RNA sequence: CGACCCGGUCAGGCGAUCGCGGCCACCUAGUUGUGGCUGAGGAAAGUCCGAACAGCGCAGGGCAGGGUGCCGGGUAACGCCCGGCGGGGGCGACCCCAGGGAAAGUGCAACAGAAAUCAAUCCGCCGUGCCCUCGGGUGCGGUAAGGGUGAAACGGUGCGGUAAGAGCGCACCGGCGGCCGGGUAACCGGUCGGCCAGGCAAACCCCACCCGCUGCAAGGCCAAAUAGGGGAGGGAGGACGCGGCCCGCUGACCUCCCGGGUUGGCCGCUUGAGGUGCCGGGUAACCGUCACCCUCAGAGAAAUGAUCGCCCACGACAGAAUUCGGCUUACCGACCGGGUCGCAAU
RNA sequence: CGGGCUGUGGCGCAGCUUGGUAGCGCGCCUGAAUGGGGUUCAGGAGGCCGCCGGUUCGAAUCCGGCCAGCCCGA
Numbered sequence: 001c002g003a004c005c006c007g008g009u010c011a012g013g014c015g016a017u018c019g020c021g022g023c024c025a026c027c028u029a030g031u032u033g034u035g036g037c038u039g040a041g042g043a044a045a046g047u048c049c050g051a052a053c054a055g056c057g058c059a060g061g062g063c064a065g066g067g068u069g070c071c072g073g074g075u076a077a078c079g080c081c082c083g084g085c086g087g088g089g090g091c092g093a094c095c096c097c098a099g100g101g102a103a104a105g106u107g108c109a110a111c112a113g114a115a116a117u118c119a120a121u122c123c124g125c126c127g128u129g130c131c132c133u134c135g136g137g138u139g140c141g142g143u144a145a146g147g148g149u150g151a152a153a154c155g156g157u158g159c160g161g162u163a164a165g166a167g168c169g170c171a172c173c174g175g176c177g178g179c180c181g182g183g184u185a186a187c188c189g190g191u192c193g194g195c196c197a198g199g200c201a202a203a204c205c206c207c208a209c210c211c212g213c214u215g216c217a218a219g220g221c222c223a224a225a226u227a228g229g230g231g232a233g234g235g236a237g238g239a240c241g242c243g244g245c246c247c248g249c250u251g252a253c254c255u256c257c258c259g260g261g262u263u264g265g266c267c268g269c270u271u272g273a274g275g276u277g278c279c280g281g282g283u284a285a286c287c288g289u290c291a292c293c294c295u296c297a298g299a300g301a302a303a304u305g306a307u308c309g310c311c312c313a314c315g316a317c318a319g320a321a322u323u324c325g326g327c328u329u330a331c332c333g334a335c336c337g338g339g340u341c342g343c344a345a346u
Numbered sequence: 347c348g349g350g351c352u353g354u355g356g357c358g359c360a361g362c363u364u365g366g367u368a369g370c371g372c373g374c375c376u377g378a379a380u381g382g383g384g385u386u387c388a389g390g391a392g393g394c395c396g397c398c399g400g401u402u403c404g405a406a407u408c409c410g411g412c413c414a415g416c417c418c419g420a
Stems, first nucleotide, its partner, number of pairs: 001342010012311007020039007027030001041317001045328002048326005053215004065211005070084005085099001086097004100206002105204002107200002122147002124143009155173006174196001176193007219267004229258006241249002274293004279288003312315001347419007356372004366403001374390005396412005
């Protein structure tokens, strides 16, 4: 210098004027005042996971249903994150993997093929009987080494062995089981053994673990409205209420559903598993102590915009609605840190 | 804001459960019958199953992520 890899930050800036939402203060109290402060994101998105919170349900346990799935750690929790193992890709930095169990059972495998798994002979090979035109034909038996079919054919290579063959025997490799060593573990290494057990579980299933349902239009309070009605259940064997509970007090209503009316206000609502910084622990995710900060929107038909001037690299995707932690998807670009490969020079 | 469902020829639908050949009706095209049209009969074209990945030998079907449409809830 070129081509890349990983992690992180930002998402036009400054000034002036006008406008809008929220909060605070003031007085002249404005159903449209004045002044000050403040006002979108890394994804606010998809609503795909996990929680908080709220209501209902619930003794415990089980069934059904759903989800997750190598091992260890992190976390409030997770299907997320970090580290490791195994497999795959790349020269490499590094990246990707729903990655438990197929010797518990059931099932599936179109077409082709003889056969798709308690095996099996289409061609071929070998032995043997028969026939004949002596080159073959045919019957029986053996054989999965070779050919052919297929995505896949009951371990692979080699030597021996045999009529031809075959884990039939042996060596190595792969896989399986036992033992020993290392590691918290997944797993790795060694050694011994019998010769071998196909694929699919994002098919049913088995094993282990987790999960009650509904969602802020949850839910609570006040006011207004009207008219009260229908149905079900509980209640003088004391409901409901007061009360943290028992006792006690009180003494006739209470709960749910249907249909009708109302369509106003307040709370929930934004300070929180919160942010920033130093130090410490940890490989890391992350955790802890201390200090500082509220700079961190809180509307309810829903604000966050417009114009002008200057500058530059000429500005992408996109707009909060109960709140967090993740994932996924969209996105013009700019910058910072670390690293790899190639070329050249010193 | 929250919850649910559906995408298959031009239109309306099956097939998805249990993966292997995409089928039915209407419509369209050609031919015959008719003087012509309709009806009828015979034959035919038209779909890579909303899009992108994954699992599998193989995906409309199973799994994940997007996109579009529809429905419900004070």
This is a predicted complex of two RNAs, RNase P RNA and transfer RNA, with 420 nucleotides together. It holds a member of the Rfam family "Bacterial RNase P class A". From the family's description: Ribonuclease P (RNase P) is a ubiquitous endoribonuclease, found in archaea, bacteria and eukarya as well as chloroplasts and mitochondria.